[in-house]
RNA sequence: UGGCCUGUAGCUCAAAGGUUAGAGCAGUACUCUUAUAAGGUAAAGGUUCCGGGUUCAAUCCCCGGCGGGCCGA
Numbered sequence: 001u002g003g004c005c006u007g008u009a010g011c012u013c014a015a016a017g018g019u020u021a022g023a024g025c026a027g028u029a030c031u032c033u034u035a036u037a038a039g040g041u042a043a044a045g046g047u048u049c050c051g052g053g054u055u056c057a058a059u060c061c062c063c064g065g066c067g068g069g070c071c072g073a
Base pairs, nucleotide, nucleotide: 001072002071003070004069005068006067007066010025011024012023013022018056028042029041030040031039049065050064051063052062053061
């Protein structure tokens, strides 16, 4: 310096343009147990990296920036 991929909850990931953005794990409360773990129930947790554009409507499509990964020079 060029190309490709990628960015969503604390972590790992869904959501292939549509009306409340979900799941598992972790954490919290309760339950169960003599107790712990495991199990069960519930609630909580989100500026979908940032800024624009397209659209009636954007996590999703387009452009730029930033971060991460891979490849090349």
A computed fold for a 73-nucleotide RNA from a Cytophagales bacterium, annotated as transfer RNA. Its mean pLDDT, the model's own confidence on a scale to 100, is 81. The organism belongs to Cytophagales, within Bacteria.